[in-house]
């Protein structure tokens, strides 16, 4: 990656012959957004040491990186169908 199986959540009203359209409300498990600890780099302050080139320790700021079933609800979804993170089996 492919096949099979399992697979949740969330509404109502009006309109339309129906599909649908509109309004308000809601869900999180396609996808997408954001972030913690930690790591890396740079600067500043203090202390120790020094061969005066530096080194080490502590404090602290900035930048980058940084997970999710968390978060946002953009997308998607709220009868069925389709889809569906994830899990199991097989190739």
């Nucleotide at each position: 990656a492919c096949u099979c199986u399992g697979g949740a959540g969330a509404a109502c009203u009006c309109u339309u012959a129906g599909a649908u359209g509109a309004g308000u409300g809601c869900c999180g498990a396609a996808g997408g957004u954001g972030c913690a600890a930690g790591g890396u780099g740079c600067a500043g302050c203090u202390g120790u040491u020094c061969a005066c080139g530096g080194a080490c320790a502590g404090c602290c700021g900035c930048a980058c990186u940084g997970a999710a079933u968390c978060u946002c609800u953009c997308a998607g979804g709220c009868a069925a169908a389709c889809g569906g993170a994830c899990a199991g089996a097989g190739u």

This is a predicted structure of a 91-nucleotide RNA (Glycine riboswitch aptamer) from a mouse gut metagenome.
RNAcentral holds the sequence, with entries from MGnify.
The coordinates come from a structure-prediction model, not an experiment, and the mean pLDDT is 81.
It matches the Rfam family "Glycine riboswitch aptamer". Gene Ontology term of the family: glycine biosynthetic process.